[in-house]
Context: one part of a larger RNA
Molecule: large-subunit ribosomal RNA, domain IV
Organism: metagenome
RNA sequence: CCCUCGUUAAGGAACUAGGCAAAAUGACCCCGUAACUUAGGGAGAAGGGGGGUCUUGCUGCGUGAAGGGGCUAGCCUCCGGAGCGUGGCGAGAUCACAGAAAAUAGGCCCUACUGACUGUUUAACAAAAACUUAUGUCUCUGCGAAAGCGAAAGCUGAAGUAUAGGGGCUGACACCUGCCCAGUGCCGGAAGGUUAAAGGGAGAGGUUAGCGCAAGCGAAGCUUUGAACUGAAGCCCCGGUGAACGGCGGCCGUAACUAUAACGGUCCUAAGGUAGCGAAAUUCCUUGUCGGGUAAGUUCCGACCCGCACGAAUGGUGUAACAAGUGGGGCGCUGUCUCAACGAGGGACCCG
Numbered sequence: 001c002c003c004u005c006g007u008u009a010a011g012g013a014a015c016u017a018g019g020c021a022a023a024a025u026g027a028c029c030c031c032g033u034a035a036c037u038u039a040g041g042g043a044g045a046a047g048g049g050g051g052g053u054c055u056u057g058c059u060g061c062g063u064g065a066a067g068g069g070g071c072u073a074g075c076c077u078c079c080g081g082a083g084c085g086u087g088g089c090g091a092g093a094u095c096a097c098a099g100a101a102a103a104u105a106g107g108c109c110c111u112a113c114u115g116a117c118u119g120u121u122u123a124a125c126a127a128a129a130a131c132u133u134a135u136g137u138c139u140c141u142g143c144g145a146a147a148g149c150g151a152a153a154g155c156u157g158a159a160g161u162a163u164a165g166g167g168g169c170u171g172a173c174a175c176c177u178g179c180c181c182a183g184u185g186c187c188g189g190a191a192g193g194u195u196a197a198a199g200g201g202a203g204a205g206g207u208u209a210g211c212g213c214a215a216g217c218g219a220a221g222c223u224u225u226g227a228a229c230u231g232a233a234g235c236c237c238c239g240g241u242g243a244a245c246g247g248c249g250g251c252c253g254u255a256a257c258u259a260u261a262a263c264g265g266u267c268c269u270a271a272g273g274u275a276g277c278g279a280a281a282u283u284c285c286u287u288g289u290c291g292g293g294u295a296a297g298u299u300c301c302g303a304c305c306c307g308c309a310c311g312a313a314u315g316g317u318g319u320a321a322c323a324a325g326u327g328g329g330g331c332g333c334u335g336u337c338u339c340a341a342c343g344a345g346g347g348a349c350c351c352g
Stems, first nucleotide, its partner, number of pairs: 001347008010338002014336001019333001028050004036041001038172001052094012067079004071074001095099001107331007114323002119131002136169006147156003173318004178248003183245002185241005192236003198230002203225005210217002249267005276310001277307001288304005
């Protein structure tokens, strides 16, 4: 010096990213217990008190001796209450630093965020606000179901049958969930346009019997092609649909101080963000401004709204309870620190 422990004057978080670590609290009995609340909870809230041993008093429960009464004379019955056992409540006394005498055994409170909750997860750096969840909703599926596995047989779904099963989103509960169907998707429609194979076969090429002096023409057959026309779904088209994918404006002016703009004008759009919330797990400027807490607060809480770039089931806003979750504050407590010291054991070091 290192590791694991123990103790520490005065102070008590000044340490630090952060009370990390340590200390403190601790079981039992009694008293007592707030806001809020889904009336269950919160709650072991918080905060107090008690305890050994001896003597003694009262008292509960169990057992039930001696003794006594009765008759039907019994291993009977009715009184009786000693003793013993075991609890409770007092009074007095007494010993220790200390009586749950050792060990094991919640620190607590206030406030905000997120997620309702129990649960699950990155075996071996992440346990969470992530996943799940009950609930809500959309959609598919009429049963040889849809969906899935499998060349298939077959199986799961399900020995189920729409109060069922599959898929998507949301995520208890409370109050709610606005506008846009132009684009994309999905659903419906069938008049018209387009359109495959197929049907169809106009026409064209090759070949050659024949004709022709020749150039050439050229039937039938075979063969190579092949226009019009007919021709489904789809697409175009016409509608619907947002708890489908998604989207939810700009400029200028205006009120009798100023400022601001309920109001007006104009351009664009499918429609221009409603309720609620808001410097937020979202705010760049920003340590915004004001208030609170501190002697002093880039964090925190409450407001404001100028929302760079919240916003309604990719849910919005609240919310009791819950959380090894995250932020802020406080009480208690402490070697975290001011600032270090001493002690114990084990290493390091020396000898072997």